[in-house]
């Protein structure tokens, strides 16, 4: 930079990605080549090998083997025989060379090489210093005379298993000791006095002493720097100095006697926890963070402690002695032994390599050398562990080849990718040459027959891994069905998953690619650089002060800080730059550059600091003045309440939404008069005034603080600020002693409720009040630390003081201290703030860092207690929050409309039917609709049929489409069998087009086999369409512009007005579109035209507009006119409109009717249709008989009938609209008592017909009855329709003659031709109507009004609601599970303290004991070694303390958990703010 809180914004926050980096590990895969890396865990334990030895030019022996020299024995030969020579043999000696070995003695084994246990330290790291040491080397000076005694090895004895030791004997030296010399050295004032050497040789050299110096190396000691914790506050006796000694190589409490009694510490001692420290390394723009593998420099360590010996150099990895644990030998007596060398092995671990080769080169050790060691290095193996290179071809090739995958079926896409053609050979594989690395003449190569070259073969031998929802490049199909699963963070998955699994295909990186951990980054989320703290976390309840920090003016010094120069140093390597060599790069070399920091040094003097010295503008003191509920203490005053008592009086007080609990006939409530005690002070009184804050009010006195205002004078910076620390600190709470009118926790009781441990009422005890002592907390708040400065004003108010004007009263204006309110810049996420700042700046405290856990544990400190303060962590969430925005929604608020309420009419509810529904039932009762907005609904007609639903019995390309073949025209009549469907025969028959004909086509049948048909099967929560509702409510939106950071807003508001966002003014708004209205259609009045089936005024004619005639009338139907608030008055704001009026058939939308705005309810429907998916496929399809859908205790909707006399029966009579009729309407006439049933004229309809309206009218009758009311159920006859009326039609005509006498609670419709009452007609329809659309007839009441229900609109508040109140959401219980505090105790580690005890060494002392060198003629001396002892002291024991893991019967809270109980405390006035 990104995602992630919300409907959406912006902020604050924190979580999370996205980069780099690695001593890595894991999972897939893996070709090759350099360079590097390679036990991070168990400083655990080792088996084997091998890591340090070396010199014979110090020296002494054994051993072998040459060579020579000799003596001895014997032997051959020659001269000559005594002896001589020559030869070879044998013993022995001696001597030289050459090997090996033991051993004296020298040097080196203090380096190299490994670990990081321990170390918070002078370990490191840097800067300086010295009171010191230094073998080997280097340079200089001087020297190297002349003796002595021993001892290892050897040889013998003799213990032991062994490891090894002891005893005698012998022997050499560069081993060891005197003596000389003494240049020189120490020491001393000075004389003096002390102090050295080794020789060895091949003759070339190499050693040895002493002395001065040097170069490297080491001790020492110092100034700064370098973790965390205060829930570690004090530590400390050699401790801090001194004097004196002693030790050291050397300074010092480094020891040790004496004296003093100090030293350290809030600038963090002491404890504790952690941890090698550095150049460097990582990341970072940088400051920083983190880190200390590999290379390199410094410590430290060496199985674990403890000690010293030798040396130049150690308290010693491969040395020494002790002790402790292990581990291995053992003859059981006693011994070895240390891999953190280099290889391996075991064990732990995610994890980390070969028991390789060489000393060829670099460096070390001895040596003169030659040369020998040399797991240091050199190098090679082993691991994709890292980092660089390299390849796994290349070029051309479309039928866009097969395949795959996907698809709208046409195609796309893996794809020039492949095949194929042409080329090339890095790699490989085989052959053949064949190095540098080597110095210093010659020898001398582990790596290596490696690097490299050359040739020959052949595309041959070489690609994976992660992801593809969104951040963050990449998308599709199939299986899955909140299941498997997946996840960094939001988060996918509940049937059409771009998110899980698999494919295809894309994207990214590629010999790697993903996870996992760890660091830094982003994180301005610890903020120096670079954050906040009024509401988001943060300002301490106040004030006063200590220490720190910071401080007015001026002038002089001084340089501590500061700022320039210069110099040292800052190791190499590393990191930049330039070049170089490996073919390139990594690598790696050379050269430069840089290097925070620091240390010396010159120099400057403005700021800071520091000295001195002045000032007065900050601070204070004295002076005159004013205001106040400031403190403290006494003392007073009146009105209220209650209670006493008296007095008068009589049934009720009292309380409350209503009521009871209480008080009252034993005299109450009320009235009067008296008295008592207590605790608060009405009015004034106010934005008021005082205090630091908490707080403070009757009036008075007494003693007291601050504060402001004027003025002059003094002081001379005293000042701000404030860690710890002190004082004060409202209520309630404690303790102790009074005091107690009212009020009142707890408690009682009575209501209210489903409960009601609350709200409301009665009553009441602590306490509330006084003294004195605790406590120490509050939403202690301006949620705003103190102080000081500056930066527009406007207004009111309290204290003070100037001015001017006024006779005064007082007004006007200045200032200053407070104290409110409104703006400007300017801040601020916004709200706000705004000279009293949340605004510019200084100084100082003081507090924040994601929610929860939690202000909680544990510890500490205070408290008499309650408790206060100080203040974590485990685990858990991904948010939690601030302000504003637009909606909902309130048992907020204004305001407005509706048959919403009121007034009124009829009604449901009550009965009986009827019809739908639920319920039950059933083989089925086929399915959908379910608050308003399902229930006479979808169904405008369920005896079959419809019919989907059930039983039986049947079919299987199928009842119905296309597309292939084949035979037949097609269709008609018929037998037999079945419930039928259906099965199974028989007879008859040949069309149409084209063609001469043969044939062929187009329809239809039939039969076959496949692709398919069919589905009223599912999923309205995958859809379309169509519908319902809100609601015919008046609303919804959009451009431009304006405000706001933005969501958004402003227009749409506000003031009228309207049925209306209707219309008018105002106005940061001007417009505009969906809706409103209005255009359409019926109704109502006229005119025009037109005139048959209408109609008839006149004029005839008839029984009769029947017929002639007309078309004026009335009508039909097609065009048109009318109404528009146009005109008057009035009111209004000169508006808009509204009210009255005139006129008019109609007057303010005439009346009614389609018209439904942007959405909403996942509202209805997959059974109207249509459609995606899914599903069945001799069945969920299809046919068919037959039954259901019509059941039936019950329930509920909607409705007919009625309950009667405004009626009922019964005769008589009058007036309509609007339909409908040819498978039809169906006249006249005749039959039946009626349903009907005959007959058939006439009508495809303004002509005939259904058809007679009915209620009304004029008569009779009935007389208030279960009736002449009501008609319900039931019998009996019938009639109509249909194949067919039994489940299961309708009518009719006789008989029966039920409930019903107006309906509880509640609850519907309607506002004028409407309710309400009447009858008429279509639609469906064979038959079937109390349903349902339509008709017209007669025709009414009432509306004060908007306080209430209910439903909508506008404006506004509050919200923790946004699935929007049918919302959110608290807290016990109850189950799981997780981490954690108490906990009787219990098992460790660590430390401290106290005492025992004390191995080896050191250092003292010495009765014992041995004693070569040198004195001494000798005893003997001197020294020295064992031994004992003392002092120090490791391990170990004994007791106590402190501390800190771990566990623990139980026990407390606290977190998490898709559907528990229980209530409902919060959020709206949350229903008690």
């Nucleotide at each position: 930079g990104a995602g992630u809180u919300u409907g959406a914004u912006c902020c604050u926050g924190g979580c999370u990605c996205a980069g780099g980096a690695u001593u890595a590990a894991c999972g897939c895969u893996g070709g090759c080549a350099g360079u590097g890396u390679g036990u991070a865990u168990a400083a655990u334990a080792c088996a084997u090998g091998c890591a340090a030895g070396u010199c014979g030019a110090g020296u002494g022996g054994c051993c072998a083997g040459c060579a020579c020299u000799u003596u001895g024995u014997g032997u051959a030969c020659a001269u000559a025989u005594u002896a001589u020579g020559u030869a070879g043999a044998u013993a022995g000696a001696g001597u030289g060379c050459u090997g090996g070995c033991c051993a004296c003695g020298g040097c080196a084994g203090a380096c190299g090489g490994g670990u990081g246990a321990g170390u918070a330290a002078c370990a490191c790291g840097u800067u300086g210093g010295u009171a010191c040491c230094u073998g080997c080397c280097u340079u200089g000076a001087a020297g190297u005379g002349a003796g002595g005694g021993a001892u290892a090895a050897c040889u013998c004895c003799g213990c032991g298993a062994a490891a090894g030791c002891g005893g005698a004997g012998c022997u050499a030296a560069u081993a060891c000791c005197g003596c000389a010399u003494g240049u020189g050295g120490u020491c001393g004032c000075a004389a003096g006095a002390c102090u050295a050497a080794a020789g060895c040789u091949u003759c070339g050299g190499c050693g040895c002493u002493u002395c001065a110096a040097g170069a490297g190396g080491g001790g020492c000691c110092u100034g700064c720097g370098c973790a965390a914790u205060a829930u570690c506050a004090g530590c400390u006796c050699g401790u801090u100095g001194g004097u004196g000694a002693g030790g050291u190589a050397a300074c010092g409490g480094c020891u040790c006697a004496c004296c003093a009694a100090g030293g350290c510490u809030a600038u963090g001692a002491c404890g504790u926890u952690u941890a090698g420290c550095u150049g460097g390394u990582c990341u970072g723009a940088g400051a920083g963070g983190a880190u200390g593998a590999u290379c390199a420099g410094c410590c430290a360590c060496a199985a674990u402690g403890g000690a010293a010996c030798u040396g130049a150099g150690a308290c010693a990895c491969g040395g020494u002695c002790c002790a402790u644990a292990c581990u291995c030998c053992u003859a059981c007596g006693g011994g070895a032994g240390g891999c953190a060398g280099c290889a391996g092995u075991a064990a732990a671990g995610a994890a980390u390599c070969u028991u390789c080769c060489g000393c060829a080169a670099u460096g070390g050790g001895c040596g003169c050398a030659a040369g020998c060691c040399u797991g240091a290095c050199g190098g090679a193996g082993c691991a994709a562990c890292a980092c660089u290179g390299c390849g796994u071809g290349g070029a051309g090739g479309a039928u866009g080849a097969a395949g795959g995958c996907u698809u709208u079926c046409g195609g796309g896409u893996c794809g020039u990718a492949a095949a194929c053609u042409c080329c090339u050979u890095u790699u490989c594989u085989g052959g053949g040459g064949g190095a540098a690395g080597a110095a210093g003449u010659u020898c001398u190569g582990a790596c290596g027959g490696u690097a490299c070259c050359c040739c020959a073969g052949g595309a041959a031998u070489a690609a994976g891994c992660g992801a593809c929802g969104g951040c963050a490049a990449a998308c599709u199909a199939c299986g899955u069905g909140c299941c498997a699963g997946c996840a960094g963070c939001c988060g996918c998955g509940g049937u059409a998953a771009u998110a899980c699994g698999u494919a295809g295909g894309u994207c990214g990186c590629g010999a790697g690619c993903g996870u996992u951990a760890u660091c830094c980054g982003g994180a301005a989320u610890c903020a120096u650089u670079g954050g906040g703290c009024g509401u988001a976390a943060a300002g301490c309840g106040u004030c006063c002060g200590u220490a720190u920090g910071c401080g007015g003016u001026u002038u002089u010094g001084u340089u501590a800080g500061u700022c320039c120069g210069u110099g040292g140093u800052u190791a190499a390597a590393u990191c930049c730059c330039a070049g170089a060599g490996c073919u390139c790069a990594a690598c790696u070399c050379u050269g430069g550059a840089a290097u925070c920091g620091u240390c010396a040094u010159g120099g400057a003097a403005a700021c800071u600091g520091c000295a001195a010295a002045a000032c007065u503008a900050g601070a204070g003191u004295a002076g005159u003045g004013c205001a106040g509920a400031g403190g403290c203490a006494g003392a007073u005053g009146g009105a209220a309440u209650u209670u006493c008592g008296g007095a008068a009086g009589u049934a009720g007080g009292g309380g409350u939404a209503a009521a009871a609990u209480c008080c009252g006939u034993a005299g109450a409530u009320c009235u009067c008069c008296g008295a008592a005690g207590g605790a608060a002070c009405a009015c004034c009184a106010a934005a008021c005034g005082c205090g630091a804050a908490g707080g403070c009010a009757u009036u008075c006195u007494g003693c007291u603080g601050g504060g402001c205002a004027c003025u002059u004078a003094c002081u001379g910076a005293c000042g701000c600020u404030g860690a710890g620390g002190g004082a004060c600190g409202a209520a309630a709470g404690c303790g102790u002693g009074g005091g107690g009118a009212g009020c009142a926790a707890a408690c009682a009781g009575g209501a209210u409720u489903a409960g009601a441990u609350a709200c409301c009422c009665u009553g009441g005890u602590a306490g509330u009040c006084c003294a004195c002592g605790c406590c120490c907390u509050a939403a202690a708040c301006g949620a705003u630390g103190c102080g000081a400065a500056c930066u527009a004003g406007g207004u009111g108010u309290u204290g003070g003081g100037g001015a001017a004007g006024g006779a005064g009263a007082c007004u006007u204006u200045c200032u200053u201290a407070g104290u409110a309110c409104c703006g400007c810049a300017g801040c601020u996420a916004a709200c706000g703030c705004g000279u009293g700042a949340a605004g510019u700046u200084c100084g100082c405290c003081g507090c924040c860092u994601g929610g929860g856990g939690a202000g909680u544990a544990c510890g500490g400190u205070c408290g008499c207690a309650a408790g206060a303060u100080u203040a974590a962590a485990a685990c858990u969430c991904a948010a939690a929050g601030g302000a504003a925005u637009u909606g909902a929604c309130g048992g907020g608020g204004a305001c407005c409309c509706g048959c919403a309420c009121a007034a009124g009419c009829g009604g449901u509810g009550g009965a009986u039917g009827a019809u739908g529904u639920g319920g039950a039932u059933u083989a089925a009762u086929u399915c959908g609709a379910u608050g308003c907005a399902a229930c006479g609904c979808g169904a405008a007609a369920a005896a079959c049929c419809u019919u989907a639903c059930c039983u039986a019995c049947c079919c299987u390309u199928g009842a119905c489409a296309u597309g292939u073949c084949a035979g037949g025209a097609a269709u008609u009549c018929u037998g037999c069998u079945g419930a039928g469907a259906g099965g199974u025969g028989g007879a008859a028959g040949u069309g149409c087009c084209c063609g001469a004909a043969a044939g062929g086509g187009a329809a239809c049948c039939u039969g076959a086999a496949c692709a398919c048909a069919g589905g009223u099967g599912c999923u309205g929560c995958a859809u379309g369409g169509c519908u319902g509702u809100c609601g015919u409510c008046a609303g919804c939106u959009c451009g431009u512009g304006u405000c706001g950071u933005g969501a958004g807003c402003c227009c749409c508001c506000g003031g009228g007005u309207u049925a209306a966002g209707u219309c008018c003014c105002g106005c940061a708004a001007c417009g505009a579109g969906c809706g409103c209205a209005a255009c359409c259609c019926u109704u109502g009045u006229c005119a025009u035209u037109a005139a048959u089936u209408g109609c008839c005024a006149u004029c005839a004619u008839u029984c009769a507009g029947u017929u002639g005639g007309g078309c004026a009338c009335u009508u039909u139907a097609a065009u048109g006119a009318g109404a528009c608030u146009g005109c008057c008055g009035g009111u209004g704001a000169c508006a808009a409109a509204c009210c009255g009026g005139a006129g008019g058939a109609a007057g303010g939308u005439g009346g009614g009717g389609a018209u439904g705005a942007c959405g909403u309810c996942a509202a209805g429907u997959c059974c109207u249709c249509a459609u995606g998916g899914c599903c069945c496929u001799u069945a969920u399809g299809g046919g068919u008989a037959g039954g259901g859908c019509u059941u039936c205790a019950c329930a509920c909707g909607u409705c007919a009938u009625a309950c009667a006399a405004u009626g009922g029966u019964c005769g008589g009579u009058a007036c309509a609209g609007a339909g409908g009729g040819u498978c039809g309407c169906c006249a006249a006439c005749c039959c039946g008592c009626g349903a009907g049933g005959g007959g058939g004229a006439g009508c495809c309809a303004a002509u005939c017909c259904c058809a007679c309206a009915a209620a009304g009218c004029c008569g009779a009758u009935c007389g208030u009855a279960g009736u002449c009311c009501g008609g319900a159920u039931c019998g009996c006859u019938g009639u109509c329709u249909g194949c067919a009326a039994c489940u299961c039609g309708a009518c009719u005509g006789c008989g029966u003659g039920a409930a019903g006498u107006c309906g509880g609670a509640a609850u519907c419709g309607c506002u004028a031709g409407u309710a309400a009452u009447c009858g008429u007609g279509g639609a469906u329809c064979a038959g079937c109507a109390u349903g349902u659309c339509a008709c017209g007839g007669u025709g009414a009441a009432u509306a004060c009004g908007u306080u209430c229900c209910c439903g909508g609109g506008u404006c506004u508040u509050g919200u923790a609601c946004a699935c929007a109140c049918c919302g959110c959401c608290c807290g016990u219980c109850a189950c799981a599970c997780c981490a954690u505090g108490g906990g009787a105790g219990u098992g460790g580690g660590u430390u401290c303290c106290a005492c025992c005890a004390g191995a080896a060494g050191u250092a003292g002392g010495u009765a014992g004991u041995c004693u070569a060198a040198c004195c001494g003629c000798a005893a003997g001396g001197g020294g020295g070694g064992c031994g004992c002892u003392u002092a120090c002291c490791a391990c170990g024991g004994u007791g106590g303390g402190a501390u800190u893991c771990a566990u623990g019967a139980c026990u407390g809270g606290g977190g998490u958990g898709a559907a528990g109980u229980c209530g409902u405390a919060a959020c709206a006035a949350g229903g008690u703010a």

About this RNA
This is a predicted structure of a 1473-nucleotide RNA (small-subunit ribosomal RNA) from an uncultured Rhodocyclaceae bacterium. The RNAcentral record of the sequence draws on ENA. Its mean pLDDT, the model's own confidence on a scale to 100, is 85.